A computed fold for a 163-nucleotide RNA from a sheep gut metagenome, annotated as Lysine riboswitch aptamer. Its mean pLDDT, the model's own confidence on a scale to 100, is 78.

RNA sequence: GAUAGAGGCGCGUAUGCCAUCAGUAGCCGGGGUAAAAAAGGCUGAAUUCCCCGGGGAAAGGGGCUUACGCCGAAGAAACGGCUGCCUGCCUUGGGCGCCGGAUCUGGGAUGCGGUGAAACACGCCGCGUACUGUCACAUGAAAUUUUUCUGUGGAGCGCUAUC
Numbered sequence: 001g002a003u004a005g006a007g008g009c010g011c012g013u014a015u016g017c018c019a020u021c022a023g024u025a026g027c028c029g030g031g032g033u034a035a036a037a038a039a040g041g042c043u044g045a046a047u048u049c050c051c052c053g054g055g056g057a058a059a060g061g062g063g064c065u066u067a068c069g070c071c072g073a074a075g076a077a078a079c080g081g082c083u084g085c086c087u088g089c090c091u092u093g094g095g096c097g098c099c100g101g102a103u104c105u106g107g108g109a110u111g112c113g114g115u116g117a118a119a120c121a122c123g124c125c126g127c128g129u130a131c132u133g134u135c136a137c138a139u140g141a142a143a144u145u146u147u148u149c150u151g152u153g154g155a156g157c158g159c160u161a162u163c
Stems, first nucleotide, its partner, number of pairs: 001163005008071001010070005016064003027054006038092005074105003079100004084096004106132002109129008134154005140149003
């Protein structure tokens, strides 16, 4: 370097179901206010906004299930880019989406804190806890000739097998 392979409450994607989002947005009827709610400009009497009544979502983000593909599986992300969408309209700014991506994370579980998020879901980060796979080390222990146990440490740029 190539090929094959192992971790287990393992990872991803899609289908289906279920909540959540939310009695929210938009819609319909009625009423009110009076100048656009990130900045500047524009429009100009309603399609801002507010209240009451009626009816009432979806996306994004999740959980479970099944199928498929897998074992840096994959996830997050500084920063950069874009034909797109939203913010009344234009410019700027912001948000969403998509693409690339320095860098970080062995794996899942769990407690606390932080951050993103509508969120007590969930993701990520930090500090812990016990566990788990793997390798290294040990004046260690047991078996007794290469295994097991115990302890400590490392990180997937790792580990095992074959070439």

Of the family's consensus pairs, 95% are formed in the model.